Context: one part of a larger RNA
């Protein structure tokens, strides 16, 4: 890992609530339990209902509360129930299936390990050479020295033995702790052999929470036990209808749960919903604004306060000091408002629309982690695919076309068919359906095809303000001067360090001087001016498109790509086309909703008329027949609308394994199993044959399930 079996919403209860359906009906019913085998017949205890209100005695269409004939509360006046079987859902059980880690009890367990008792065993060789004893030498005796003897030591070295400090290999291993090479102790707290003993909250332990049968922060085995698990997984056949939610508010509550909201069926009301127009209404938000309450800028005023003058004190003057309060002018606010919208919100009226509109009651839910985008705030950095409120949309559950690929953006809601047409967004030079379509302009950056402050004689347009045939603007060519080297300053200072002044004259025109340059003069040069040329030239601003500014890792790589330049790029305006599961055309299914047909006129309640029976308190009650009326259900035809869909509610049906009736088949060949056909929308069926098989088996009606596998790290077993 495939394959084949098996593998999850049951059962029980005189339980609860509803639905559907039968009996009986103001009354339904029995339960044990007996007879005793007829699914038969007794059994009425009891329980529900017909009355309630009160804690309760108790009272009673009332009753409680109360002094109370108040008043208020809960009934009565509306009257249907019970008992049976379905099926829904619940409640109490294991309660849809596995799934704990764990608690408690009663046991086996020291042939392994730890510790201890007992009673045995074992350490090759080598080395060192400690008390003590002897001699010697020393000493008053001593200590001490020497030399020899001797054989001490948790002493040295190293085999067996224990041990496991390094490495490397081994890691589906040779081995559920090894193998190899080296290490460590090796007479000792060694090391071993047999044989006993301590047991689970207890042993043992040179203490690692170590070890106590390959299992230890509480052994193992059965037993409570199918512990619990708001927790993850798994939960098996079709097919039609509707079709959520991720919110509020509690929660020892936050991944549950409870009630409300949203979903669905049933019943009911019957346009109440919703949109739109007109009316009438409350709001204090956007924006504004400064009247209020508060920030907060300059100016005038000036009280007051410092400084200075003056001053015996008082008191006066005076300031480019600070400065309340005035008061001008200019701003600022979510907890400011003299104002103040648009939406949005009620409520009335009219029209449309009437549909899986709105409301009520009742069954069954799921939802109660949301996510993106827009708009309008809060937190945050006016950061984040952040993060939290409001409001809208998609996604969620939504699939087709677009955005190269791309849940949350754009278009557009997929009942099926077609080798038909129309458009949406978005495209139309090839890839690639469909215009290298028309008209006018821009843009020269491959800008389009990422980015900012800030920069710039890019280019296109549009204002406006100068100078200009009485010659501009730009080039040349000449002048550009005199008082004067102004005055002060200075070593100097003569336009041209710096300081103050910037006047007159000659003139076409010419600063008491725009830059360069000298020590300081000189020099170039400007401004201004004539001349030559000969038509325009300069400042400003707004606009449209570009430009710089612009650095990253594997390769171009920031249009899907190829490629595009009067563009296949941008603007504007027009004219075709294409382009979805969107509309349309045609033809099918399905649901339903209206309208009409048909029905046996079956069937069931209800009214009403006529007959018949029984009854009676003469009102009627009770049963039958028969017509008739209303309501329901089944077909059919026309037409309208509708049919994406998770969780989930409804519905209808397939199918397998049994059971009770009825009807068929089978040794002349059953089921099962294979081949050929064929029908349904689909779970799925089925004739005819033909092979194998070798004894059962099929329809229809009802009934009852150990009733559908692809998943669960599911279970067995092949492979």
């Nucleotide at each position: 890992g495939c394959c084949u079996g098996c593998g999850a919403g049951u059962u029980a209860g005189u339980g609860g609530c509803a639905u559907g359906u039968g009996g009986c009906g103001a009354g339904g019913u029995u339960a044990a339990c007996c007879c005793g085998u007829g699914u038969g017949g007794g059994g009425g205890a009891g329980c529900c209902g017909u009355a309630g209100c009160g804690a309760a005695a108790g009272c009673g269409a009332g009753u409680c509360u109360g002094a109370a004939g108040a008043g208020g509360g809960c009934g009565u006046u509306u009257g249907a129930g019970u008992c049976g079987c379905a099926u829904g859902u619940u409640c109490u059980a294991g309660a849809c299936c596995c799934g704990a880690a764990g608690c408690g009890g009663a046991g086996u367990g020291a042939u392994c390990u730890a510790g201890c008792c007992a009673u045995g065993g074992g350490c090759a060789g080598g080395c060192u050479g400690a008390a003590g004893c002897g001699c010697g030498g020393g000493u008053a005796a001593g200590a001490c020295c020497g030399c020899g003897u001797g054989g001490a030591g948790g002493g040295c070295c190293g085999a067996a033995c224990c041990c496991a400090c390094c490495a490397a290999c081994g890691u589906u291993g040779a081995a559920a702790a090894g193998u190899u090479g080296g290490g460590g102790g090796a007479u000792g707290a060694c090391c071993u052999g047999u044989g006993g003993u301590u047991a689970g909250g207890g042993g043992u332990g040179a203490a690692a929470g170590g070890c106590c049968a390959a299992u230890c922060a509480a052994a193992c085995u059965c037993c409570g036990u199918g512990a619990u698990a708001g927790c993850u997984g798994g939960u098996u056949c079709u097919c039609c209808c509707c079709g959520a939610a991720a919110u509020g508010c509690a929660u020892u509550u936050a991944g549950g749960u409870g009630c409300a909201g949203c979903g669905u069926c049933g019943c009911g009301u019957g346009u109440u919903u919703c949109u739109u127009g007109c009316c009438g209404g409350a709001g204090g938000u956007a924006g504004a604004g400064c009247a209020c309450u508060g920030g907060a800028u300059g100016g005038u005023c000036u009280a007051g306060g410092g400084g200075g003058c003056c001053c015996a004190c008082a008191a006066g003057c005076u300031u480019a000091c600070c400065g309340a309060a005035a008061u001008c002018a200019g701003c600022c606010a979510a907890a400011c408002u003299c104002c103040g919208a648009a939406u949005g919100c009620c409520g009335g009226u009219a029209a449309g629309u009437g549909a899986g509109a709105g409301c009520g009651c009742g069954g069954c839910a799921g939802u109660g982690a949301g996510a993106c985008u827009g708009c309008g705030g809060g937190g945050g950095a006016u950061a984040a695919g952040c993060u939290u409120c409001g409001u809208a949309g998609u996604c969620g559950a939504g699939a087709g076309g677009g955005a190269a690929a791309c849940a949350g953006c754009c278009c557009a809601g997929a009942u099926c068919a077609c080798c038909a047409g129309c458009u949406a967004a978005g495209g139309c030079c090839c890839c690639u359906a469909a215009g290298c379509g028309u008209g006018u302009g821009c843009u020269a950056a491959g800008u389009g095809g990422a980015a900012a402050a800030g920069g710039a004689u890019g280019u296109g347009g549009g204002g406006u303000c100068g100078c200009a045939u009485a010659g501009a603007c730009a080039a040349c060519c000449a002048g550009g001067a005199g008082g004067u080297u102004g005055g002060c300053u200075u070593a100097g200072a003569a336009g041209c360090a710096g300081c103050c002044a910037c006047c007159c004259u000659u003139u076409a025109a010419a600063g008491a001087g725009u830059g360069c340059g000298u020590a300081a003069u000189a020099g170039c040069u400007c401004a201004c001016u004539g001349g030559u040329c000969a038509a325009g030239u300069g400042g400003u601003u707004c606009c449209g498109c570009g430009c710089c500014g612009a650095c990253a890792a594997u390769g171009u790589a920031g249009c899907g790509g190829g490629g595009c330049u009067c563009a296949a790029g941008c603007a504007c305006a027009c004219c075709g086309c294409c382009g979805a599961a969107g509309c349309u055309g045609u033809g099918g299914c399905a649901u339903u909703c209206a309208c009409g047909c048909g029905u046996g006129u079956a069937c069931u309640u209800c009214g009403c008329c006529a007959g018949g029976a029984c009854u009676u308190u003469c009102g009627g009650g009770u049963u039958u027949u028969g017509g008739u009326g209303c309501a329901g259900g089944u077909g059919u035809g026309u037409g309208g609308a509708u049919g994406g869909g998770u969780a989930g509610g409804g519905g209808a049906g397939c199918g397998u394994c049994g059971u009770g009736c009825c009807g068929g088949g089978g040794g002349u060949g059953a089921a099962g199993c294979a081949g050929c056909g064929g029908g349904g929308u689909g779970a799925c069926c089925c004739a005819g044959u033909u092979g194998u098989g070798g004894a059962c088996g099929c329809g229809g009606c009802a009934c009852g399930a150990g009733u559908g596998a692809g998943a669960a790290u599911g279970c067995a077993g092949g492979c």
Description
This is a predicted structure of a 719-nucleotide part of an RNA (large-subunit ribosomal RNA, domain II) from Micromonosporaceae bacterium KJ-029.